[in-house]
RNA sequence: UAAGAUAAAGCCAAACCUGCCGUAAGGUAGGGACGGAAAGCUACGGAUCUGAGAAGAGAAAGCCGAGCUGCCUACU
Numbered sequence: 001u002a003a004g005a006u007a008a009a010g011c012c013a014a015a016c017c018u019g020c021c022g023u024a025a026g027g028u029a030g031g032g033a034c035g036g037a038a039a040g041c042u043a044c045g046g047a048u049c050u051g052a053g054a055a056g057a058g059a060a061a062g063c064c065g066a067g068c069u070g071c072c073u074a075c076u
Stems, first nucleotide, its partner, number of pairs: 002076001003073002011036002016031006034062001040068003044065003048059003
């Protein structure tokens, strides 16, 4: 450096339920764990979703790429 254990220490938290915010997608707090070695961050590319007569606009990083950063170390 690649790689990723039936390892250690920790971390995040899908669906669902409740409160609040938003026209909506969705966000947020608490509960809850299906999962995750970047499920940490960035809407840059593709795809997706919302709204709208259309355009502008908005959402989503737990869809795939890309960029930046990062814990651990068995086997090879």